[in-house]
Order: sequence, then structure tokens, then C1' cells
RNA sequence: GCUGCUGUGGUGUAAUGGUAGCAUGUGAGCCUGUGGAGCUCCAGGCGGGGGUUCGAUUCCCCCCAGCGGCC
Repeated sequence: GCUGCUGUGGUGUAAUGGUAGCAUGUGAGCCUGUGGAGCUCCAGGCGGGGGUUCGAUUCCCCCCAGCGGCC
């Protein structure tokens, strides 16, 4: 330099154009002699920019980051 894949809450992981779910963790409450376990509730996320579309996590382009391959 060329090329492929990946990027979603703190962490892990779904969602093939129509309200972004689940688990775990954090916080609050219940329970408990204390803690743990258990139960209930809240908050928290689509890498950035543009395009297509009535509507984009999803499709297209560019960029960024990580990983792999070629040279």
C1' cells in the first nucleotide's frame, strides 16, 4: 500500500427496514440477627459523518478504531 471481518449500556450478547431486547453488573427497596442467596423497581447503549427511504442498528459511501490475510 491492497483486501476481508468486527464495532450495540460498565461487561457479554440478540435484533436481515417499523417501539433496541436478554443476561450480568451498579443504585434503591423488601427479606435476613449480619452477610450471602432470593424478590421488586429505577437509571444506563446502536463508533463518527453523509446518502437512500415515510421510516435505518439494519441498505450505500467516506472516515476512525481493533483483529486477520496479501505484498